A computed fold for a 473-nucleotide part of an RNA from Cupressus sempervirens, annotated as small-subunit ribosomal RNA, 3' major domain. The RNAcentral record of the full RNA draws on SILVA. The organism belongs to Cupressus, within Eukaryota. Its mean pLDDT, the model's own confidence on a scale to 100, is 82.

Context: one part of a larger RNA
RNA sequence: UGACAGGGGCUUGCACAAGUGGUGGAGCAUGUGGUUUAAUUCAAUGCAAAGCGAAGAACCUUACAAGGGAUUGACAUGUCGCAAAUCCUUUUGAAAAAGAGGAGUGCCUUCAGGAACGCAGACACAGGAGGUGCAUGGUUGUCAUCAGCUCGUGCCGCAAGGUAUUGGGUUAAGUCCUGCAAUGAGCACAACCCUCAUGUUUAGUUGCCAUAAAGUUUGGAACUCUGAACAGACUAUCGGUGUUAAUCCAGAGGAAGGUGAGGAUGAUGUCAAGUCAUCAUGCCCCUUAUACCUUGGGCGACACACAUGCUAAAAUGGUCGGGACAAAGAGUUACGACCCCGCGAGGGUAAGCUAACCUUAAAAACCUGGCCUCAAUUUGAAUUGCAGGCUGUAACUCACCUACAUGAAGUAGGAAUCACUAGUAAUCAUCAGUCAGCCAUAUGGUGGUGAAUUCAUUCUCGGGCCUUGUACA
Numbered sequence: 001u002g003a004c005a006g007g008g009g010c011u012u013g014c015a016c017a018a019g020u021g022g023u024g025g026a027g028c029a030u031g032u033g034g035u036u037u038a039a040u041u042c043a044a045u046g047c048a049a050a051g052c053g054a055a056g057a058a059c060c061u062u063a064c065a066a067g068g069g070a071u072u073g074a075c076a077u078g079u080c081g082c083a084a085a086u087c088c089u090u091u092u093g094a095a096a097a098a099g100a101g102g103a104g105u106g107c108c109u110u111c112a113g114g115a116a117c118g119c120a121g122a123c124a125c126a127g128g129a130g131g132u133g134c135a136u137g138g139u140u141g142u143c144a145u146c147a148g149c150u151c152g153u154g155c156c157g158c159a160a161g162g163u164a165u166u167g168g169g170u171u172a173a174g175u176c177c178u179g180c181a182a183u184g185a186g187c188a189c190a191a192c193c194c195u196c197a198u199g200u201u202u203a204g205u206u207g208c209c210a211u212a213a214a215g216u217u218u219g220g221a222a223c224u225c226u227g228a229a230c231a232g233a234c235u236a237u238c239g240g241u242g243u244u245a246a247u248c249c250a251g252a253g254g255a256a257g258g259u260g261a262g263g264a265u266g267a268u269g270u271c272a273a274g275u276c277a278u279c280a281u282g283c284c285c286c287u288u289a290u291a292c293c294u295u296g297g298g299c300g301a302c303a304c305a306c307a308u309g310c311u312a313a314a315a316u317g318g319u320c321g322g323g324a325c326a327a328a329g330a331g332u333u334a335c336g337a338c339c340c341c342g343c344g345a346g347g348g349u350a351a352g353c354u355a356a357c358c359u360u361a362a363a364a365a366c367c368u369g370g371c372c373u374c375a376a377u378u379u380g381a382a383u384u385g386c387a388g389g390c391u392g393u394a395a396c397u398c399a400c401c402u403a404c405a406u407g408a409a410g411u412a413g414g415a416a417u418c419a420c421u422a423g424u425a426a427u428c429a430u431c432a433g434u435c436a437g438c439c440a441u442a443u444g445g446u447g448g449u450g451a452a453u454u455c456a457u458u459c460u461c462g463g464g465c466c467u468u469g470u471a472c473a
Base pairs, nucleotide, nucleotide: 001473002472003470004469005468007467008466009465010464011463012462013461015457019420020419021418022417023416026311027310028309029308030307031306032305033304034302035301042053064297066295067294068293069292073125077124078123079122080121081119082118086103087102088101089100090099091098092097107114108113127286128285130284131283132282136280137279138275139274140273141271143269148187149186150185151184152183153182154163155162156161167178168177169176193263194262195261196260198231199230200229201228202227203226204225208220209219210218234257237251239249240248300439317372318371319370320369321368322367323366329360330359331358335352339348340347341346379410384405385404387402388401389400426449427448428447429446430445431444432443
């Protein structure tokens, strides 16, 4: 100087407390361990692995195992040789591929040849999702959006180092004020950036308001809305408090008040943290195989254990009619209206729209009326049977959807444990990416309805500063 302490002081955080809803019990979905397997590819393992890489495993993907093949190779460059390219038919085969037959002679040209493509052999080489993340770059997580981490010059100390950065106040903050052998500065903090909340000006088409002969009419710019540019909030103002300070408390005005709300933004470092399977890369290893092609299989197995979720157990409900109100997205290999057929999934036909125009599209919880009357039920939907639909060469292993039948466990969950302080929790629907289809109950957005509680810091956990101790470095 650090680290540590079941030492002390100050302080902070959904850390506890006060509340609300969960997990742990049930069924199912997904991931992981284990076991099994020819293979169940690999990585990730306390917080910080486990709906994670994977924003989508039927084939492909695919890296795994089995079988069948081929060895300058699926791909790149170079040298030599033959031959344009290309197309068609056929035999064997699960395919990959191997064999046979036929059509066809192009472009440039100095007539030597050249360009492109193909084939064969030989060689340099290709190739490797093989190893090492403890050789690395890049990138990411974490402590932590915690308030810290340093430097120049000076001063002190023999030196390691100290001082500044400590003290008194204050702040979300090493934020600011004040004092001081310190005086200045840098990286973080804050602000600058984006979105939301208010207003003004401006612009009005496809939007808005009217009009109309219902035809792609015509008019308007007040409102809504959508863009753009500005304004606005800064403790500015009043009172109190305080060291005539920084600040704090209360009020007014205001759409908004003390960081207005949310996002992006992550200092020096820690964990030899994660990643050689995104990519790049040193070294090592394989080279008729650890590389390459292909078929079907596996990644989807199932005594069990764990994690994250979905659905519930009901009357604040279920079901059947009727009625109302969003936002944000996406669309031409697409979204697909109206009409017809079907109980339905869906099918047929087909308008419009490269979109403020058309479509997806129905918002649902909610309101209202009828039935059910506390039951394992008109609860709950697992499981199973049968009949269909859609995508796709292909749906058995192994997709999704529909109708009918079937109708399991579950009556609020032990020890333990998680999230959340306001338009939040809870609850309700909706959209997108990936995508032929989909195992999405996931992930990321969007809006609707909309709470309870916070006395306080004694205790639990994590962090910061000062100080004391130490047989630790």